[in-house]
């Protein structure tokens, strides 16, 4: 220098071929308990890496770019 895959919540991950962003886990409230652990119910959390393009609509498509892997040289 080329090739490919990955980036989405606080973590690990999803979104069935472009149509309302989600789920486990931790945090927090509640409830259950003499009180912990467990469980059982709630709410909260998001500029989908970044900057453009297409489209009525884009996490999804196209382009450059950053970052992090793996391989080839």
């Nucleotide at each position: 220098g080329g090739a490919c895959g990955g980036a989405u919540a606080g973590c690990u991950c999803a979104a069935u071929u472009g149509g309302c962003a989600g789920a486990g886990c931790a945090a927090c409230c509640g409830c259950u308990u003499g009180a912990u652990a467990g469980g059982c119910g709630g709410a909260c959390g998001g500029u989908u890496g970044u900057a453009g393009g297409u489209u009525c609509a884009a996490c999804u498509c196209c382009u450059a770019c950053u970052c992090c892997g793996u391989c080839c040289a």
The RNA shown here (transfer RNA) has 73 nucleotides and comes from a bacterium. The RNAcentral record of the sequence draws on ENA. It matches the Rfam family "tRNA". From the family's description: Transfer RNA (tRNA) molecules are approximately 80 nucleotides in length. The family's RNA type in Rfam is transfer RNA. Model confidence (mean pLDDT): 83 of 100.